[in-house]
């Protein structure tokens, strides 16, 4: 100096990367609900129907704005603890396993949906690191081989990943 592993730091995918809060808004919905009348049922109950005037909400969607980050986050499962008079459900650190990323089909659940969400499957695209063959450019006076870097173009893994720097430690 390489090379293997380790240790800490920062960083990439995507302009539709993952969540989280506020607002405004569309739907949900002229739905539930209330007043009035008028019929019906009725105290063994307190439940309907018309007609009228009124008229929401929650979750879940778009849009903007701010915010936190790259297992970001979901999903199974189990779960300290919170909440209740207890129990049910309810939120939930935290742990195990499991998804590299959004799309788009279908199928299945959750929804008022043909809006979105989850899961499974499956097309094709994209990141990455690898393998194999090719291109091209560096590299020592030229050649060849052989690194390294770029690109095409066929496989192949998974995020406990990949890039940079970097501490330790072995080894050459």
């Nucleotide at each position: 100096a390489c090379a293997u592993g380790u240790u800490a730091c920062a960083g990439a995918g995507g302009c539709c990367g993952c969540g989280g809060u506020u607002g405004u808004u569309a739907u949900u919905a002229g739905u539930a609900c209330u007043g009035u009348a008028u019929a019906g049922a009725u105290a063994u109950g307190a439940u309907u129907a018309u007609a009228u005037a009124g008229g929401a909400a929650a979750g879940g969607g778009a849009c903007a704005a701010c915010u936190g980050c790259c297992g970001a986050a979901g999903u199974a499962c189990a779960g300290a603890g919170a909440u209740u008079u207890a129990c049910c459900g309810u939120c939930a650190a935290u742990g195990u396993a499991u998804u590299g990323g959004g799309a788009c089909u279908a199928u299945g659940c959750u929804g008022a949906a043909c809006a979105a969400g989850c899961a499974u499957a499956g097309u094709a695209c994209u990141g990455u690191c690898u393998u194999u063959a090719g291109u091209u450019a560096a590299u020592a006076g030229c050649c060849c081989a052989g690194u390294u870097a770029u690109c095409u173009a066929a496989g192949g893994g998974a995020g406990c990943g990949c890039u940079g720097u970097u501490u330790c430690a072995u080894g050459u």

Background
A computed fold for a 172-nucleotide RNA from Oceanirhabdus seepicola, annotated as Lysine riboswitch aptamer.